A computed fold for a 351-nucleotide part of an RNA from a Bacteroidota bacterium, annotated as small-subunit ribosomal RNA, central domain. Its mean pLDDT, the model's own confidence on a scale to 100, is 87. NCBI's taxonomy places the organism under Bacteria, Pseudomonadati, Bacteroidota.
[in-house]
Context: one part of a larger RNA
Order: sequence, then structure tokens, then C1' cells
RNA sequence: CUGGGCGUAAAGGGUGUGUAGGUGGUCGUGUUAGUCUUUUGUGAAAGCUCCCGGGCUCAACCCGGGGAACGCAGGGGAAACGGCACGACUCGAGGAUGCGAGAGGUGUAUAGAACUCACGGUGUAGGGGUGAAAUCCGUUGAUAUCGUGGGGAAUACCAAAUGCGAAGGCAGUACACUGGCGCACUCCUGACACUGAAACACGAAAGCGUGGGGAUCGAACGGGAUUAGAUACCCCGGUAGUCCACGCCCUAAACGAUGUUCCCUGGCUUUUCGGAGUAUCGACCCUCUGAGAGGCGAAGCUAACGCGUUAAGGGAACCGCCUGGGGAGUACGGCCGCAAGGCUAAAACUC
Repeated sequence: CUGGGCGUAAAGGGUGUGUAGGUGGUCGUGUUAGUCUUUUGUGAAAGCUCCCGGGCUCAACCCGGGGAACGCAGGGGAAACGGCACGACUCGAGGAUGCGAGAGGUGUAUAGAACUCACGGUGUAGGGGUGAAAUCCGUUGAUAUCGUGGGGAAUACCAAAUGCGAAGGCAGUACACUGGCGCACUCCUGACACUGAAACACGAAAGCGUGGGGAUCGAACGGGAUUAGAUACCCCGGUAGUCCACGCCCUAAACGAUGUUCCCUGGCUUUUCGGAGUAUCGACCCUCUGAGAGGCGAAGCUAACGCGUUAAGGGAACCGCCUGGGGAGUACGGCCGCAAGGCUAAAACUC
């Protein structure tokens, strides 16, 4: 390399949009450097392989003749498949129309509970904290309680096996703008499709830059305990951060540890959003059907665990990735970054 693989053994890219490339629905016509067929030439001889014959007593070996296979070039032909051109079609794809659900996104405004701070009232000796304590707060009046005002952050109940989003992720309420999805019925375009190296965009938390903000929590840090020690676990404090705007960073157990798309293959059950039928004042119930989300399981698959129409079953197209452990996701180089670092990515040596 071929091959074999990628849920958990090594292996699916964090996610999408998408260029090149690869692949491509139905019918017809024409053509054809692929493809198939035929013919001619050629690929020195020897050698190899197959067949026939001959010579050394046989054989190895040697001699003669023929064939096959494969490649290249020229000519003739075929048109199923592939290519190209043209025409047609509607089931793939897209669009129009009408409904529908949703924590999908962005911005603005706003609500109540809690927390905290300030001031004022009541009130007096404790409060807080723990396994027990202490540091700590409190007679300059704390804790508790009532009132007024300020501030920041997060949205109890509803809430769920729920929903939405490509992923990360998204949850009070209202409004504005906005993306995607599902269903129904006709109508329209007429293969416009799938995948996708590169590229581009998005990408939790932490972290970085500038400016704000700072209630809570809280790395670092200080103190109190515990302990043989205690650079911890527990307690009292507490800076960065946590929040906002703009700009970076680009990682993750970014997980379903399961790439995307299409086709095929018994069932049972729960649930979300549509549609039809039935029923009805309406809703529920019941049946069928489409799109999702779960539970269990036929066949089949799997080393087993398990998966099982949301496949890890049976097929197809395309991409990514793996190839013993350590060295190492490191060095070097390159690219990116303000930095932290990221991406790409070895070898010696060793078992």
C1' cells in the first nucleotide's frame, strides 16, 4: 500500500454555510477520446507459461514449430452503461397560499420576591457560626422588627420523560425587529440535488484589552479552627472575577464519547405540535395520518455491555479519522494571538 476498522478497546472534525472535487431521479433523440467488439501493425532474439514434435538410455538441459496472455498504435463496427448536446417529465429539491407550536436570536421597557447598603422608629444584650469552638459583629445600641430610599444580580411556583436551536446554548412580563421548523391543500419552477478538501461564520466556562458596574458569590490572599503538620476539607473576612458595552481568545467528558444525506426492514407503550374522520354546543374520548421527543422490545447486529424505524440492522453517496505503550499532543519549523496560549506536528531513545 492493499485490507480491516472508528458508542465503551486506537479512531467522527465542537457546529454550520459552502468553493473545487466526488456522486446523481424518469423518458426520448443524436453523438462519443470512457466502455465493448473486430481487424492490422508492433512489443529483436533468448527467457517465462500452455500445446505439438525431436536430440542426449530418462530427466534436468538442448533444438524446431505453434498458441495464449498483456501493453501500445492505426482502421472498421456497437450504443446497454458512462460522458456530451438537445428536448420532455414530476416522485427528489425549491417556491406560492392558509394554518400552527416554541426558554430560537437581537434590542428597549418594566414587575415582584429575596439579598445588601443608608437613614429613621420600636427595643436590649447579645448576635453569628460549628461536630464543638474561635476569629468576627454588638452599649458609638448590633441581632430581631417596622418604615422610607438606593443598588446590583437572578427570575420561585407554572416546570414535565416538555419545548426551541446547526452546535455552543436558550426560562419573569410586555413591545419592536428577526431566523428556522411542522401540517394541510391545490398551484408554480422543472433535477435547480447529496456530500464537501480549502475558505468563511458561529462557538460554554475560564482568560485578555479599554471603559463602566459591583448586590451576591468568590480563585488569590489574611485570620480562626482541625491536625503530628494542614500551604486543605469547616468557620469569619475578602481582591480579581462573576454583570454590561465594544474588541480579542477558540478550548472542553464542545458527549448520544455514535459525521451528513437518502432508501429498505415485525410490534407494544408514553408524550409534544399539526391534519382528517367520528362524536359534539364545545372540550374530552375513539380511529387513521404527518413531523418530533422518550420507555420496552421481533429479526438482525455486537467481544460483551448493549443497539434495535431517533439502529450500533440491510444497502448507497461523500467527507473526517485510526494503525502497539511511553517519549508527546511534546520539540523544531510554519501560521494565528496583546498575552495566556491555540492550530499543524515528528524523531532519537525505550518497553